[in-house]
């Protein structure tokens, strides 16, 4: 100096845990949509697939011979030719050096292939550079070329000639090689030596040429240059060797025969089994060997806070390869990309004989793919290759095209310019918004769009005059034109920055997660307008990140995913004190090295910035050497006793193994009393029993388990262990001294042990008791329940090896407050002795500090703090499953995935709500009681059926004599018909006409309405003209009882008049959330009181209000002849546990008493917390959103019908069934109300119902109204379908009313049905109640009033009590409910879809093995016309045959698995889920699952111990 971000999603809510997801950055990128311009960069990732054309390696005449052919010169002449010589050109040979570089790709390689850091004393190098030294004398050929021949073509053969820096032979040669000896240095050693000496073998060469001299030349000499040989030695390169280092898989566990090593020998530039031959039997491995499978390696790149993860394009180092496969050849260097040979496939020519050829070089071109560029220019730079040079050749390289692939940068104008145009979009109709944006004015000219000018890149050649730029007329510069050429994609619910409208109606659509969408969609589509980014911009694939979601840093494992059943021990890991040595490990210094780009940090410079280039330096955590330190880790040596083991005494124990005895209790046998039932259930049967059973006594046998003791206890590693006694043996505990001297812990593989259950083989077999029989329950019962009843439970000797093998908690050591209970042992006081008491060790239990933990909860026997070492997890589900492998007689047991699928699955807690859970309390909830209803027959609802409508709404409780307190028309919405269309009804504007309007008359119709006539007719005001009014027409708009009560207001039911819901402020929780509000005593009451981390508050109770029950004061219309009372009205006053007594915490209260008109809330009414039912109602209003309105309206209007329709089925009430009665007579006694379009008196008619009748009264006066009825007194009926019921029907009338047929009531006569108290069920009511009994009212022209709402008379009974029925509060438990038990939720079938595994087979590939055959080609051999030829032979690629192994791919069939709005079957699980429920095992069933049997508690409820509080 740099440096670390979360978020959404599991629940009604919370913490956790734990996956999914998403916000960032990158790419050789693809695809959509768009698109002005420049730098710089980049670009076939797939089919290492096949490829036309061109190009990509040639170059030297100063190595060399011949020939062509241009132009000078010289000679000969035949005057256009010979011949020389010279200057340049050309094509080919022969000869040198290039051609192994450049340059392409990434197919194999898991390797010393690469990186790095060594070695090479085990090596080579052409061409360069340096020294030093040569270079002499000869010689045979041969291509080209000439002629002959074969062959389509490639090509080839034969015969003449001919040169060289080709070849060759001699010559010289030490310092070089080789071989032998002798001496010294070095090395651990084979050995080496740039140490020296001696001897003896081998091996060298080539010449061009420039100029000068000399010569006629030929040639020669001389200097310069270039070259040759040899030797060293340098630079560079290049072989081989070795340390470390870098992928996955143990469902790959063993591998190796040239295999390890040794001697010889061949081979190499060189070491080595590299190869060959013999020897011996070795090598390699859980530190992962062999096998599988992927893959070029690094320098870096991308990400990240780093540590890491991921890659390996372009730049750069190496490696590997050139169509597949094999080989050698030339060379310094190749087993060779553009060379040769063979095999093979593929492709072309072909005369069919037989040839040719290799783009992973640059372009390009087909093909496969989502996808990857020009068949450019230039050799001007830079480099390269030859050449002396010039100069050739250079798809290397420098440019240039294509592509927004990418990274920088610039533009698409600037400025003024309205409360603010149009258009568009919202709207609350006011307006806002697009928006200074636009238009319109000015300004500028980067781009662009014409002209002029125009580089730098040049370091070089050269005949000294001069001459060279692909890029490029590009970059820049100037001028002139004109805002002129230039902006778009994605999102807008939340994470996420950014919202309205319309369409559309689980549809069409969207989505990255969580989800939108079923008629008001900020989630689909448009539109408007905002948000991001910007020539782009978004999807998609793919890396990291976030993700501490494999955790070195930096996670867990009681209940979440996880501790192995347990112990012993191998290997490894870790380890007590104290010295003393050594330097592996560590430390620090110095030092090589860590290419060069990259990167990063300080700097400088170049391109107008920048991206990008260029330059100094430092860094780059790696690995060698040298040096020093010695703490601590190790090593090695010496000691020590605290760890850990022994010694001596002691000491509890259901530890283990054998073996004997015993008692009870069952069973079964025989006897001996006895008689009819036993037995077993919820209740019964099946069963036993008169052949004598249960029951009882004795005898005898049998198996098999061990009652009190007994316990929370004790022992053991765990499984487990219990009757006594006796043997035999393991461990442990406590005291003491003394030895031993770190001997320790922990333990991957391994080994042993290991409950039921179960197998083998053999006994036993008393009880129980799977399976399996009957019998019950039951819709069914393959269960639970009963009655038998076999394996097996019991033993021996094997096997299996699994449990909820649990404390759901691995082992060891250490350290960290106590308190109490027990069990063993030791000490002390103390006693005869014990017992208690105190102290200490060593188990076993409960509370607990402090700490930990999500919480629960551990809490010295930690889930504390710490050190060590093993095991195990890493999201549910598929699954402990499939393959594969070990084990096992079976049954099974270890190991153990993947495709697919979900977005959760879970752990604690917490509020609720349920529980066929538990405790308390309450209510007409039950009991106790009176009366109903359900059976009758009307009447009224409502369902259904009918119908042209039978208008709509209400549906458990909370619909249904309900909206309706009053449907003949109207009401009236329904139905059939006739009209009407600005409209019955509001408003507002135009234009005509007129007052409007009232009245009266005619016609047409069913009416509604049309159509015609008279009469009268307003203000201002002289006329015109104007207002108002109303009509007609045209437009804006009316209207709708049309939908939605799931868009809503307002009201209303209900739980419930229950006692109950909340708040603030403190506490207590990591939070939800708890406390208050719980408890105890009270109470109708969350009413009071009292404790109390809670003190207070509101809504609710209660009380304030109204009625009534006494008394009082005032007042007095009405009554009455007056007064008083009654009464009526308006006010006071009484009741308040005050007052005695007794309970009670002395409180609250409660029991009883006195007074008292009333006594404990006097009675009754009105009042209805928070909230639940998406209750109810758009038809009472009001209202958003839709729908319907000019012609057949869902509006208005009218007639008629309808809404009363009736096989039936249910609810509410009414009469009744009869004697407590009907019926007739008679006599009493109320209240509350209503009255002017009313109430209606007397008085007269009529049997009545009602008529006429006309006083009174707007009401304490008058009427309704003698105000009743039951009652009561008297008579009669006498038990019966009746003198009971009164339904139906017929007759004839009154009344309202435009009208009573559909469809009123009422009266009078006449008729006189069902019913003799009503199964199962079921409702109300606790006192002036219930029952009975009448009056009265609203609604109303009447009325279907038996309803509903009041009001009075008459006037009961019962409640012991809270076990149960229903519903309610509270308080504690259990839940996998929370849409909350009408809740979740499991398996089977049946359908459809998916992937995987098994498969009778069948097809393909790879890797090898074994045989057959065998190219080219090196090596050996023979032979001969011998720089070559043929023949043999080792080896050996291609092929072929053969079995077996691995990957894949396809399959009949069978089984399981997932996943799928509304199938069948049943009900397993969650509450005590209705039989607790899991685990392990074994049998059985349609299926969930039963049942045995052994554990476990991760079981409700209740009882006991125990242990802590007090």
């Nucleotide at each position: 100096a740099c440096u670390g971000a979360g978020g959404a999603u599991u629940u009604g809510a919370u913490c956790c845990u734990g996956g999914u997801c998403c916000a960032g950055g990158a790419u050789g990128a693809a695809c959509g949509c768009u698109a002005g311009c420049g730098g710089c960069g980049u670009g076939g990732a797939u089919a290492a697939g096949g490829c036309a054309u061109g190009c990509a390696a040639g170059u030297c005449g100063a190595a060399c011979g011949a020939u062509c052919u241009a132009g000078c010169c010289c000679u000969g002449c035949u005057u256009g030719c010979a011949g020389g010589g010279u200057u340049g050109g050309g094509a080919a040979g022969u000869g040198g050096c290039g051609a192994a570089c450049g340059g392409g790709u990434u197919a194999g390689u898991a390797a010393c292939a690469c990186g790095u850091a060594g070695a090479u004393a085990a090596u080579c190098u052409a061409c360069c550079c340096u020294u030093a030294g040569g270079a002499c004398a000869g010689g045979a050929a041969u291509a080209a070329u000439c002629c002959g021949c074969c062959g389509a073509a490639a090509g080839g053969c034969g015969g003449a000639c001919u040169a060289a820096u080709a070849c060759c032979u001699g010559a010289u040669a030490a310092a070089a090689a080789u071989g032998a000896g002798g001496g010294g240095a070095c090395g651990u050693a084979u050995g080496u030596c740039a140490u020296u000496c001696u001897c003896a073998u081998u091996u060298a060469a080539a010449g061009g040429u420039u100029u000068a001299c000399a010569g006629c030349a030929a040639u020669g000499u001389a200097c310069g240059u270039c070259g040759c040989c040899u030797a060293a030695a340098g630079a560079a390169g290049a072989g081989u060797c070795u340390g470390c280092g870098g992928c996955c898989u143990a469902u790959c566990a063993g591998c190796u025969a040239g295999u390890u090593g040794g001697u010889a020998a061949g081979g190499u530039a060189a070491u080595g089994g590299c190869u060959u031959a013999c020897c011996a039997a070795g090598g390699c491995u859980a530190u992962g060997a062999c096998g599988g499978g992927u893959a070029g390696g690094c320098g870096g790149a991308g990400u990240g806070a780093g540590a890491g993860c991921u890659u390996g394009a372009c730049c750069g180092c190496c490696a590997a390869c050139a169509u597949g496969g094999g080989g050698a050849c030339u060379g310094c260097g190749a087993c060779a990309c553009g060379g040769c040979c063979c095999c093979a496939a593929c492709u072309c020519c072909u005369a069919c004989g037989g040839g040719a050829g290799g783009c992973a070089g640059c372009a390009g071109u087909c093909g496969a793919g989502a996808a990857u560029a020009u068949u450019g220019g230039a050799c001007a730079a830079u480099g390269g290759g030859g050449g002396a040079a010039a100069c050739c050749c250079u798809g290397a390289u420098c440019c240039a095209g294509c592509g927004a692939c990418g990274c920088c940068g610039c533009g698409u104008g600037c400025u003024u310019g309205a409360g603010g145009a149009a258009g568009u979009u919202c709207u609350u109709c006011g307006g806002a918004g697009u928006g200074u944006a636009a238009a319109a004015a000015g300004c500028u000219u980067u781009u662009c769009u014409a002209a002029a000018g125009g580089a730098a890149g040049a370091a070089c050649c050269u005949u000294c005059g001069g001459g060279u730029g692909a890029c490029u007329g590009u970059a820049c510069u100037u001028u002139a034109g004109g805002a002129a050429u230039a902006a778009g994609g994605g999102g807008g619910u939340g994470c996420u920055a950014a919202u309205c409208a319309c369409g559309u109606g689980c549809c069409a659509g969207c989505a990255g997660c969580c989800g939108c969408g079923g008629u008001a969609a900020g989630a689909c589509g448009u539109g408007a307008c905002c948000c991001c980014c910007g020539a782009g911009c978004g999807u998609u694939a793919u890396c990291c990140g976030g993700a501490u979601u494999u955790a070195u840093u930096g996670g867990g494992c009681g209940u979440a995913a996880a501790g192995g059943g347990u112990c012993c021990g191998u290997a490894g890991g870790c380890g007590g004190c104290u010295c003393g040595c050594c330097a592996g490990g560590u430390u620090u210094u110095c030092u090589g090295u860590u290419a060069a780009a990259u990167c990063u940090c300080u700097g400088a410079g170049g391109c107008u910035u920048a991206a990008c280039c260029u330059u100094a330096g430092a860094g780059c955590u790696g690995c060698g050497g040298a040096a020093a330190a010695a703490a601590c880790c190790g090593g090695c040596g010496a000691g020590c006793u605290a760890g850990a083991g022994g010694u001596c005494g002691u000491u509890a124990g259901a530890g283990g193994c054998u073996g004997a005895u015993g008692g009870a209790a069952c069973g079964c046998a025989c006897g001996g009393u006895g008689u009819a039932g036993g037995g077993g259930u919820g209740a019964a049967a099946u069963c036993c029993g008169u052949u004598g059973a249960u029951a009882u006594c004795g005898u005898g046998c049998g198996g098999a388990a061990c009652a009190c003791c007994g316990a929370a206890a004790g022992c053991g590693a765990a499984g487990g262990c219990a009757a006594u006694c006796a043997g035999c043996u393991g461990g442990g505990g406590c005291g003491a001294u003394c030895c031993u001297g770190a001997c320790g812990c922990u333990g991957a593989g391994g080994g042993a042990c290991g409950a039921a259950a179960g197998c083998g083989u053999g006994g036993g077999g008393a009880g129980c008791a799977a399976a399996a029989a009957g019998g019950a329950u039951u819709a069914g019962a393959u269960a639970c329940c009963c009655u038998u009843g076999u394996a097996g439970u019991c033993c021996a000797c094997g096997c299996u090896g699994u449990a909820a093998a649990c404390g759901a908690u691995g082992g060891a050591c250490a350290c960290u407050a106590g308190c109490u209970a027990u069990u063993u042992g030791g000490a002390g006081u103390g006693u005869c002795g014990a017992c208690c008491c105190u102290c200490u060790a060593a188990g076993u239990g409960g509370c607990g500090a402090a700490g930990c933990u999500a919480a629960c909860g551990c809490g010295u026997u930690a889930a504390g703090u710490g050190u060590c070492c093993c095991g195990c997890c890493u999201g549910g589900g598929a699954a402990g499953u499939a393959c594969g492998g070990c084990c096992g007689c079976a049954a099974g047991g270890c190991u153990a995935a993947a495709a697919c699928u979900c977005a959760a699955a879970g752990g604690a807690a917490u509020a609720g709500a349920c529980g066929g859970g538990g405790a308390c309390u309450c209510a007409c909830a039950c009991a106790a009681g009176c009366g109903g209803u359900g059976g009758a027959c009307c009447a009224u609802g409502u369902g259904g059926c009918u119908c042209a409508a039978u208008u709509c709404g209400a549906c458990a409780a909370c619909a249904a004599g309900c909206g309706a307190g009053g449907a003949a028309c109207c009401u009236u919405a329904c139905c059939a018909g006739g009209g009407c269309u600005u409209g019955a009804c509001a408003u507002c504007c135009a234009g005509c006409c007129g007052a409007c309007g009232u009245u009266u008359u005619u016609c047409c119709g069913a009416a509604a309405g049309g159509a015609a006539a008279a009469a009268u007719u307003u203000c201002u005001c002289a006329c015109a003209a104007g207002g108002a009014c109303g009509g007609c027409u045209g437009g804006g708009c009316a209207g709708g009882u049309g939908c939605u009560g799931c868009a809503u207001g307002g009201u209303u039911g209900u739980c419930g008049u229950c006692a109950g819901c909340a708040g603030g402020u403190g506490c207590c929780u990591u939070g939800a959330g708890g406390u208050g509000c719980u408890c105890c005593c009270u109470u109708a009451a969350a009413u009071g009181g009292g404790g109390u981390a809670a003190c207070c508050u509101g809504c609710g109770c209660a009380a304030c209000c109204c009625u009534u029950a006494c008394u009082c004061u005032a007042u007095g219309u009405u009554u009455u002849a007056u007064a008083u009372g009654u009464c009526a009205u308006a006010g006071a006053g009484a009741a308040c546990u005050g007052c005695c007594c007794g309970a009670g915490a002395c409180a609250a209260u409660c029991g009883g008493g006195a007074g008292g008109a009333a006594g404990g809330c006097g009675a009754g009414g009105a009042u209805g917390a928070c909230g639940c039912c998406a209750a109810a109602u758009c038809a009472g209003c009001a209202u958003g959103g839709c729908c319907c309105u000019u012609u057949g309206a869902u509006g208005c209007c009218c007639u008629g019908g309808g809404c009363u329709g009736c096989a039936c089925a249910c609810g509410u009430g009414g009469u009744a069934c009869a004697a407590u009665g009907g019926c007739c007579g008679g006599u009493a006694c109320a209240a509350u109300g209503g009255g002017u379009c009313g109430c209606c008196a007397a008085c007269c008619c009529g049997c009545a119902a009602g008529g006429g009748g006309g006083a009174g009264c707007c009401a304490a006066u008058c009427c309704c109204a003698u105000c009743a009825a039951a009652a009561c007194c008297g008579g009669u009926c006498u038990c019966a379908g009746u003198u009971c019921g009164g339904a139906u029907u017929g007759a004839g009338g009154u009344c309202u009313g435009c009208a009573a047929u559909u469809c009123g009531a009422c009266c009078u006569c006449a008729u006189g049905a069902a019913g003799c108290c009503g199964g199962a069920a079921u409702c109300g009511c606790u006192a002036g109640u219930a029952a009975u009994c009448g009056c009265c009212a609203a609604u109303c022209a009447g009325c279907c009033a038996u309803g509903u709402g009041g009001c009075g008379a008459u006037g009961a009974a019962u409640a012991c009590g809270u076990a149960c029925c229903u519903g309610a509060g509270u308080c504690c438990u259990g839940u996998a409910c929370u849409c909350a038990c009408c809740g979740c939720c499991c398996g089977u079938c049946a359908c459809g879809u998916c992937a995987a595994g098994c498969g009778a087979g069948c097809u393909g590939g790879g890797a090898a093995c074994a045989g057959c055959c065998a190219a080219a080609g090196u090596c050996c051999u023979c032979a001969c016309u011998c720089u070559g030829u043929g023949g043999g032979g080792c080896c050996u690629a291609a092929g072929c045959u053969g079995g077996g192994u691995u990957c894949a791919g396809u399959a009949a069939g069978a089984g399981g698995g997932a996943c799928g709005a509304a199938g069948u079957c049943g009900u397993a699980a969650c509450a005590a889920g209705g039989c607790a429920u899991g685990c392990g095992u074994a049998g059985c069933g349609g299926a969930a699952g039963c049942u045995g049997u052994g554990c476990a508690u991760g079981g409700a409820a209740c009882a006991u111990c125990u242990c802590a509080u007090u």

A computed fold for a 1510-nucleotide RNA from a soil metagenome, annotated as small-subunit ribosomal RNA. RNAcentral holds the sequence, with entries from MGnify. Rfam family: Bacterial small subunit ribosomal RNA.